[in-house]
RNA sequence: GCGCCCGUAGCUCAGUUGGAUAGAGCACAGAAUUCCUAAUUCUGGGGUCGGAUGUUCGAAUCAUCUCGGGCGCGCCA
Numbered sequence: 001g002c003g004c005c006c007g008u009a010g011c012u013c014a015g016u017u018g019g020a021u022a023g024a025g026c027a028c029a030g031a032a033u034u035c036c037u038a039a040u041u042c043u044g045g046g047g048u049c050g051g052a053u054g055u056u057c058g059a060a061u062c063a064u065c066u067c068g069g070g071c072g073c074g075c076c077a
Base pairs, nucleotide, nucleotide: 001073002072003071004070005069006068007067010026011025012024013023019057028044029043030042031041032040050066051065052064053063054062
């Protein structure tokens, strides 16, 4: 330098033939239960999907650029 993959909640991830309210588990907060704690049950908060621009009636999903991480190939003396 070239190619491919990944980036979505605090963490691990699902969701990608575009469809309109962005989800799960764990964690966290509150309540119930308990003498207290743990466990269990219920409820709740938390993200505009790495960033920007574009296409579209509509973008996590498509296009371009860019940032970070990983893998492979190539070049060099």
A computed fold for a 77-nucleotide RNA from a Candidatus Pelagibacteraceae bacterium, annotated as transfer RNA. The same sequence occurs in records of 2 taxa. Its Rfam family is "tRNA". From the family's description: Transfer RNA (tRNA) molecules are approximately 80 nucleotides in length. Rfam classes the family as a transfer RNA. Its family is annotated with triplet codon-amino acid adaptor activity in the Gene Ontology. Taxonomically the source falls in Candidatus Pelagibacteraceae (Bacteria, Pseudomonadati, Pseudomonadota, Candidatus Pelagibacterales). The prediction has a mean pLDDT of 81.